[in-house]
Model confidence (mean pLDDT): 85 of 100. Small-subunit ribosomal RNA, 5' domain from an uncultured bacterium, 524 nucleotides, folded computationally. The full RNA is in RNAcentral, with records from ENA and SILVA.
Context: one part of a larger RNA
RNA sequence: AACGAACGCUGGCGGCGUGUUUAAGACAUGCAAGCCGCACGGAGGCAUUUAUGUAGCAAUACACGGAUGUCUGAGUGGCGCACGGGUGAGUAACACGUGAAUGACAUGCCCUUCAGUGGGGGAUAGCCCAGGGAAACUUGGAUUAAUACCCCAUGGUCUCGCGAGAGUAAAGGUGGCGCAAGCUGCCGCUGGAGGAUUGGUUCGCGUUCUAUCAGCUAGUUGGCGGGGUAACGGCCCACCAAGGCGACGACGGAUACCUGGUCUGAGAGGACGAUCAGGCACACUGGAACUGAGACACGGUCCAGACACCUACGGGUGGCAGCAGUCGAGAAUAAUUCACAAUGGGGGCAACCCUGAUGGUGCAACGCCGCGUGGAGGAUGAAGGUCUUCGGAUUGUAAACUCCUGUCAUCCGGGAGCAAGACCUGGCGGUCAAUAGCCGACAGGGUUGAUAGUACCGGAAGAGGAAGGGACGGCUAACUUCGUGCCAGCAGCCGCGGUAAUACGAAGGUCCCGAGCGUUGUUC
Numbered sequence: 001a002a003c004g005a006a007c008g009c010u011g012g013c014g015g016c017g018u019g020u021u022u023a024a025g026a027c028a029u030g031c032a033a034g035c036c037g038c039a040c041g042g043a044g045g046c047a048u049u050u051a052u053g054u055a056g057c058a059a060u061a062c063a064c065g066g067a068u069g070u071c072u073g074a075g076u077g078g079c080g081c082a083c084g085g086g087u088g089a090g091u092a093a094c095a096c097g098u099g100a101a102u103g104a105c106a107u108g109c110c111c112u113u114c115a116g117u118g119g120g121g122g123a124u125a126g127c128c129c130a131g132g133g134a135a136a137c138u139u140g141g142a143u144u145a146a147u148a149c150c151c152c153a154u155g156g157u158c159u160c161g162c163g164a165g166a167g168u169a170a171a172g173g174u175g176g177c178g179c180a181a182g183c184u185g186c187c188g189c190u191g192g193a194g195g196a197u198u199g200g201u202u203c204g205c206g207u208u209c210u211a212u213c214a215g216c217u218a219g220u221u222g223g224c225g226g227g228g229u230a231a232c233g234g235c236c237c238a239c240c241a242a243g244g245c246g247a248c249g250a251c252g253g254a255u256a257c258c259u260g261g262u263c264u265g266a267g268a269g270g271a272c273g274a275u276c277a278g279g280c281a282c283a284c285u286g287g288a289a290c291u292g293a294g295a296c297a298c299g300g301u302c303c304a305g306a307c308a309c310c311u312a313c314g315g316g317u318g319g320c321a322g323c324a325g326u327c328g329a330g331a332a333u334a335a336u337u338c339a340c341a342a343u344g345g346g347g348g349c350a351a352c353c354c355u356g357a358u359g360g361u362g363c364a365a366c367g368c369c370g371c372g373u374g375g376a377g378g379a380u381g382a383a384g385g386u387c388u389u390c391g392g393a394u395u396g397u398a399a400a401c402u403c404c405u406g407u408c409a410u411c412c413g414g415g416a417g418c419a420a421g422a423c424c425u426g427g428c429g430g431u432c433a434a435u436a437g438c439c440g441a442c443a444g445g446g447u448u449g450a451u452a453g454u455a456c457c458g459g460a461a462g463a464g465g466a467a468g469g470g471a472c473g474g475c476u477a478a479c480u481u482c483g484u485g486c487c488a489g490c491a492g493c494c495g496c497g498g499u500a501a502u503a504c505g506a507a508g509g510u511c512c513c514g515a516g517c518g519u520u521g522u523u524c
Stems, first nucleotide, its partner, number of pairs: 001523003005520005012371006018364002020329001025327003029324003034079003039076002043072008052063004086282003095207008105199002110195008118152004128141005158167003172187006208254003215245003220242004225237003257279004261272004284305005307318004335361001337360003343357001344355004374404004384395004408465001410460005423445004428440004468513005473494003479508005489496002
């Protein structure tokens, strides 16, 4: 000098940060990933409208059916759930950093571009019926749709092949005009090419301690042939050879996520790797694959284990190292808060929905920074305290008292910015047969704020509400009295204390810092 600190005493306000370093211990409760009806069938509620029937003279009421609109629980389907968020257990390794390679690779959504989007079919969830089970859930039958699934066609391309040649796709939805045929917009779908982005893999160099670890290695090292992968490779396998690594430290053991950086220091170095940013690894423990562009998947599946919970004892269920919160451990670390208004993300044509990411507020002097606790005058140098050589000295302009000021806090009033967009309207331009519709830029309109009536501004009252902690033998700024009597105690080092202690305890005074001051721990 520093700190993610803790402890003691004390404590007014604000800004910006930071906050389980220990048990990767166990977790009650709520929330943290959904969205799309412009892919699909059906169910229910509400509103509007309408046909029919019944009752009535009628108005009307009731019943039942259709159409339109809107909302909703579940299901099929699509995209997302591999991002975002957490943690640092493992890892001494191509994990990370840096520089290269990929003539051994992949890449959904996005951008550009080329070609296409023809014909047909069978199912299945849901719903309904019947059954099993305490539940979780599950069995059978009948029936139905699609941008779900399958077949045929086509093949510019693409894949395979020396070549001839062979193989290879698709899906519609929703608007507008029209009597219709049809025309047309938007969003899609399929097969390629290029790009962008992201990733996989490989290599050079660098990256802690230990030799009281000296030899290690049989898929081991290489070859040939296969398998496997998006891709190279003993990655895996059969056969063949006997290699490969090591004192420039192999192998083993210990410790540890790595980096940008942080702290310190004149620097060189040393120590560290909280917050923020990049990378990696992990998701109760161990193992495995499925789906998918992407996972061997924190809030998915399966198996095993430990633990916990439910049970009708037959069997089931769960995973906070997401945000809050609980118990435990510990010297020690916060609210079971508000909002999607902004930024960003997912879905959707959109409206919009979701978002404990994020934006805010709350708690804590935990840190840094700023401000205040008043200013000026005021000597019979008051009283009180302390010391005293008893004369006085000191506290001390300090107080009282007089005159002011109004920061902060308090109260009253006014009051931003964070808001851009999306949406609607208008004319213009493009597309088009079209003045529909759709797309684009422009103009106008009303609207959207959690924080919060906050920041800020103006006003009101009144010195009113706001100072402590440590030290005073030397190092080291600051001294006397009393008590104690090697006792009680102090102490970072030297050392103080055994009857005149500036070193213990108290008081007065003084010094240092100040909403803090000290102590302890750790680093330089």